A computed fold for a 533-nucleotide part of an RNA from Aquimarina algicola, annotated as large-subunit ribosomal RNA, domain I. Its Rfam family is "Bacterial large subunit ribosomal RNA". Rfam links the family to the GO terms ribosome and structural constituent of ribosome. The organism belongs to Aquimarina, within Bacteria. The coordinates come from a structure-prediction model, not an experiment, and the mean pLDDT is 83. It was read from a public genome assembly.

Context: one part of a larger RNA
RNA sequence: GGCGUAUGGGGAAUGCCUAGGCUCUCAGAGGCGAAGAAGGACGUGAUAAGCUGCGAUAAGCUGUGGUUAGUGGCACAUACACAUUGAUCCGCAGAUUUCCGAAUGGGGCAACCCGGUAUAUUGAAGAUAUAUCACACCGUAAGGUGGGCGAACCCGGAGAACUGAAACAUCUAAGUACCCGGAGGAGAAGAAAACAAUAGUGAUUCCGUUAGUAGUGGCGAGCGAACGCGGAUUAGCCCAAACCAAUGUUGUUACGGCAACAUUGGGGUUGUAGGACUACGAUAUUUGGUGUAUAAUGAAUUAGAAUCCUUUGGAAAGAGGAGCCAAAGAGGGUGAUAGUCCCGUAUAGGUAAGUUAUAUGUUGAUAGUAGUAUCCUGAGUAGCGCGGGGCACGUGUAACCCUGUGUGAAUCUGUGGGGACCAUCCCAUAAGGCUAAAUACUCCUGAGAGACCGAUAGUGAACCAGUACCGUGAGGGAAAGGUGAAAAGAACCCUGAAUAAGGGAGUGAAAAAGAUCCUGAAACCAUACGCUU
Numbered sequence: 001g002g003c004g005u006a007u008g009g010g011g012a013a014u015g016c017c018u019a020g021g022c023u024c025u026c027a028g029a030g031g032c033g034a035a036g037a038a039g040g041a042c043g044u045g046a047u048a049a050g051c052u053g054c055g056a057u058a059a060g061c062u063g064u065g066g067u068u069a070g071u072g073g074c075a076c077a078u079a080c081a082c083a084u085u086g087a088u089c090c091g092c093a094g095a096u097u098u099c100c101g102a103a104u105g106g107g108g109c110a111a112c113c114c115g116g117u118a119u120a121u122u123g124a125a126g127a128u129a130u131a132u133c134a135c136a137c138c139g140u141a142a143g144g145u146g147g148g149c150g151a152a153c154c155c156g157g158a159g160a161a162c163u164g165a166a167a168c169a170u171c172u173a174a175g176u177a178c179c180c181g182g183a184g185g186a187g188a189a190g191a192a193a194a195c196a197a198u199a200g201u202g203a204u205u206c207c208g209u210u211a212g213u214a215g216u217g218g219c220g221a222g223c224g225a226a227c228g229c230g231g232a233u234u235a236g237c238c239c240a241a242a243c244c245a246a247u248g249u250u251g252u253u254a255c256g257g258c259a260a261c262a263u264u265g266g267g268g269u270u271g272u273a274g275g276a277c278u279a280c281g282a283u284a285u286u287u288g289g290u291g292u293a294u295a296a297u298g299a300a301u302u303a304g305a306a307u308c309c310u311u312u313g314g315a316a317a318g319a320g321g322a323g324c325c326a327a328a329g330a331g332g333g334u335g336a337u338a339g340u341c342c343c344g345u346a347u348a349g350g351u352a353a354g355u356u357a358u359a360u361g362u363u364g365a366u367a368g369u370a371g372u373a374u375c376c377u378g379a380g381u382a383g384c385g386c387g388g389g390g391c392a393c394g395u396g397u398a399a400c401c402c403u404g405u406g407u408g409a410a411u412c413u414g415u416g417g418g419g420a421c422c423a424u425c426c427c428a429u430a431a432g433g434c435u436a437a438a439u440a441c442u443c444c445u446g447a448g449a450g451a452c453c454g455a456u457a458g459u460g461a462a463c464c465a466g467u468a469c470c471g472u473g474a475g476g477g478a479a480a481g482g483u484g485a486a487a488a489g490a491a492c493c494c495u496g497a498a499u500a501a502g503g504g505a506g507u508g509a510a511a512a513a514g515a516u517c518c519u520g521a522a523a524c525c526a527u528a529c530g531c532u533u
Stems, first nucleotide, its partner, number of pairs: 001532009015518001016482002020453002022450007029442002031149002039100003042055003046078002050074002061094006070082003105114003115133007135146004153184001154182004164171001168218001194201002205232005215223002236434003239378001243266010271412001273377004277371004286365012301349003307322005323340002325329001331343003383407008393419001414429005469476002489517001492504004
């Protein structure tokens, strides 16, 4: 020096655990904000650095409902207090709520600085206190509304490239990402100028199918319907106009009026055309708002069955024996594995605000028949030319929808459509508007589940994490869990310079559980012994 054995150090793998995550289901909620939000700064405790709570009334104030013996958050100490005259705690409703922040009196390098007006204090000046003073839109005014924030979902505007086509230009990716505007608990769409085909359907939305079909496509890569059928859910309405009336203005007048325009009220709303108008007839039916009563539901919350002995052990819930309850043998805790020890569980109650249903009062809306002479039924619209876009459809035989630009009808004997176009036939009634449900999503709340993870996993974050740290900045972004059943967390003594470290003693089942603390692998280091060179 090597190898082996033993004993240690070192290290933190492994095992076990879970306080945190992940995914989903059901239910709720789906907003907050000038009555100042979200988010912060600074304060606030007897002692108080951090977190949490709160706001100069500052770990809190008031009322009220619940609960019942302790309490002054995390937080384990001392002091001082509070509490059966009901504290603390839990629910609900209020009060207070500095400064910044949309930030809004003006300014500003956020949490700061400086003003105007009114009132009060003062003899005056100055100062202080309280209130108020932004902008835009609507409104005569009084006054009202808006602004900002928020996870996804939704609608609109604007709109890429990588990529694929095995290159690339039409095409694709994709109307995706990003950006902007807007709304709601949903949004959008929506009551046929629709589909269909000789038969019919009857607003919209969503799902399944039709179907990877018909098509489209440098007919490449790709893109990709509809009719019909089966379901979910169902709901239909209101204006404009004709006509009538009132008011106002203007014109005209023979001063009786008449006409035009404007505003308001009535009327009226459709395709088998309807309405006005004329004639006749009538108060049915359905339903919205709101008040009262009753019932249900509804926060904190209440009641809630049934076990003992022996034994092993530090500890019994284990083992043995004998019982009991069960509308409760879900789950968790308790010194090991407990239906019967504790919290609970099945079940049964209970109330405020609120919600829902029923009854009733009140208030509002809502129908017809016949006639067909006249009037009305949405105009720079429909259509057409040019240029684009959307439709599964790339200009194509390209209909249909939208429109930048130009042109430009008809008026019910009207008009549009049925995939060039024409005829026949059929369907519908454009150029105004509203509309629940079925559908999408989950920042958030409650309950629950998992052939999901178990600390290099699972969220980046189980722990004071979007922290420490890095970056001028946008931004990037960690590591880090476990004593023990209980601190019983080692009184006292010794070595030592020592408040280091260790040895005794003591606690404990265990200290080879001693706070660098469960288990404690390997690398690596050391000591002793054996063998060997």